This is a predicted structure of a 480-nucleotide part of an RNA (small-subunit ribosomal RNA, 3' major domain) from an uncultured Acidobacteriota bacterium.
The RNAcentral record of the full RNA draws on Greengenes.
The prediction has a mean pLDDT of 81.
[in-house]
Context: one part of a larger RNA
RNA sequence: UGACGGGGGCCCGCACAAGCGGUGGAGCAUGUGGUUCAAUUAGUACGCAACGCGAAGAACCUUACCUGGGCUCGAACGGCUCGUGAACGACUAUGGAAACAUGGUUCUCCCGCAAGGGACUAGAGUCGAGGUGCUGCAUGGCUGUCGUCAGCUCGUGUCGUGAGAUGAUGGGUUAAGUCCCGCAACGAGCGCAACCCCUGUCCUGUGUUGCCAUGUCCGCAAGGACGGAACUCGCAGGAGACCGCCAGCGAUAAGCUGGAGGAAGGUGGGGAUGACGUCAAGUCCUCAUGGCCCUUAUGUCCAGGGCUACACACGUGCUACAAUGGGCGGUACAAAGCGCUGCGAAGCCGCAAGGAGAAGCCAAUCGCAAAAACCCGCUCUCAGUUCGGAUUGCAGGCUGCAACUCGCCUGCAUGAAGCUGGAAUCGCUAGUAAUGCUAUAUCAGAACCAUAGCGUGAAUACGUUCCCGGCCCUCGUACA
Numbered sequence: 001u002g003a004c005g006g007g008g009g010c011c012c013g014c015a016c017a018a019g020c021g022g023u024g025g026a027g028c029a030u031g032u033g034g035u036u037c038a039a040u041u042a043g044u045a046c047g048c049a050a051c052g053c054g055a056a057g058a059a060c061c062u063u064a065c066c067u068g069g070g071c072u073c074g075a076a077c078g079g080c081u082c083g084u085g086a087a088c089g090a091c092u093a094u095g096g097a098a099a100c101a102u103g104g105u106u107c108u109c110c111c112g113c114a115a116g117g118g119a120c121u122a123g124a125g126u127c128g129a130g131g132u133g134c135u136g137c138a139u140g141g142c143u144g145u146c147g148u149c150a151g152c153u154c155g156u157g158u159c160g161u162g163a164g165a166u167g168a169u170g171g172g173u174u175a176a177g178u179c180c181c182g183c184a185a186c187g188a189g190c191g192c193a194a195c196c197c198c199u200g201u202c203c204u205g206u207g208u209u210g211c212c213a214u215g216u217c218c219g220c221a222a223g224g225a226c227g228g229a230a231c232u233c234g235c236a237g238g239a240g241a242c243c244g245c246c247a248g249c250g251a252u253a254a255g256c257u258g259g260a261g262g263a264a265g266g267u268g269g270g271g272a273u274g275a276c277g278u279c280a281a282g283u284c285c286u287c288a289u290g291g292c293c294c295u296u297a298u299g300u301c302c303a304g305g306g307c308u309a310c311a312c313a314c315g316u317g318c319u320a321c322a323a324u325g326g327g328c329g330g331u332a333c334a335a336a337g338c339g340c341u342g343c344g345a346a347g348c349c350g351c352a353a354g355g356a357g358a359a360g361c362c363a364a365u366c367g368c369a370a371a372a373a374c375c376c377g378c379u380c381u382c383a384g385u386u387c388g389g390a391u392u393g394c395a396g397g398c399u400g401c402a403a404c405u406c407g408c409c410u411g412c413a414u415g416a417a418g419c420u421g422g423a424a425u426c427g428c429u430a431g432u433a434a435u436g437c438u439a440u441a442u443c444a445g446a447a448c449c450a451u452a453g454c455g456u457g458a459a460u461a462c463g464u465u466c467c468c469g470g471c472c473c474u475c476g477u478a479c480a
Stems, first nucleotide, its partner, number of pairs: 001480002003477003007474003011470003015464002019428005026319008034310002043053001065305007077128006089106007109118003130294002133292003139288002141283003144279001146277001151190006157166003170181003196271004201239007211228002215226004242265001245259005321421001325380006337368003342361002348355002387418001392413007434456007
């Protein structure tokens, strides 16, 4: 000087407390461990900070694994030498699971007078290739984490023999090393804040595909036509919030408390933004890359299988155990997205999944599209039930060469566990939790995941004694 302390002081955070809802019990989904297996590819990804993680999607492919069958200048690419004149390709035969092998038919390039050059192919050879093989403890890049915590440093000066200190400590204050005051310090940099985006109010401009108050016509209406530029909305540009004003408190300061006005009040709400560094944290399976290793194989092609196994254990979720509910009927209100190998309307067929059909739309125009919870009416009457839907049987639909291993969906039948969950443990402070639905990425098909969007919409916070983590000061130390 740090680090540590079941030392002290000060302060903060859904850290506790106060509340609300979960997890832990059940079934299923998903990931992991374990076990099994020819293989169940692999990452030690492994406390927080691994485990719905990389994977924004394993039937083949993917695919790295296993079994079997092939190839060896090779699946792809560059250079060179020799040789062939054709080869490749297309069609086709045989064998085969295919890869591929062996035949048959057909075809015979461009520039140039030529020499030659270019392109292509098979063969021989060579210098290179190839490797999701090892090392993340050789590395780059990228990322997580402490932590959006308020810190981390420097120049000059001063103090100290020196390591170092001071500044940055102290008194206040703040979300903040934020600001004020004081001070052997005076300044500065990286962080904080602001500048950026979204959102909340208003103004101006502009009106199509959006809007419809007024006018005319049509229409039961929605709205349409003409028309309009008011309103909503879209897109631009501006205004607005600064403790600016008032009062009190305070050192007259910084600021704090309350009030007015205001759409908004003290950082308005949300996002992006992550200092010096820590964990030899993660990744050589994105990519790049040193070294090592393989080179008729650890490369590469193909078929099938596996990654989907199942006495079990754990994590994360979904659905429930019901009446604030289930069923049936009626009926209302979104936002944000996506669409040409696409979205696909109406009407028609089917109980349904879906089929057929084709209008419109490169989309503020057309479509996906029905929002659902909500509300109204009827019914069920507390029961393992008209709760719950696992499991299983049968019959179908869709995608796709192909749904046996191993997809999703529909109908009928079946109707399991489960009556609110031990010890323990998680999230959340407001348009939040809880709850309801929608869309998208990936994607042929395949979400209970993820990422977004909107609807309905709470309870509680006395407080900082305690648990956890963190900031600053200080005391101790035999630790570094």